A computed fold for a 76-nucleotide RNA from a soil metagenome, annotated as Glycine riboswitch aptamer. Its mean pLDDT, the model's own confidence on a scale to 100, is 81. Its Rfam family is "Glycine riboswitch aptamer". Its family is annotated with glycine biosynthetic process in the Gene Ontology.

């Protein structure tokens, strides 16, 4: 990097559709961080130069399942 498997955290309230209800779609406000991305800089290096978090912010993404998912275990 590739395959399998493990993987968390966060909602309601209305209109509409729909027989109700679930779903979905927009509204208004809430929230989550572990994709990306952005900041400090912990940290790595004899020094520099570099490189950089799971810490920060939430643009991005997420808040039923499902996909996603940073990491992590085994094999190549």
């Nucleotide at each position: 990097g590739c395959g399998u498997g493990g993987g968390a955290g966060a909602g309601c309230u209305g209109u509409c559709c729909g027989g109700c209800a679930a779903c979905g779609a927009c509204a208004g406000c809430g929230c989550c961080g572990a994709a990306g991305g952005g900041g400090c800089a912990a940290c790595c290096u004899c020094c520099c130069c570099g490189g950089a978090a799971c810490c920060u912010c939430u643009c991005a993404g997420g808040c039923a399942c499902c996909a996603g998912g940073a990491c992590u275990a085994c094999g190549c």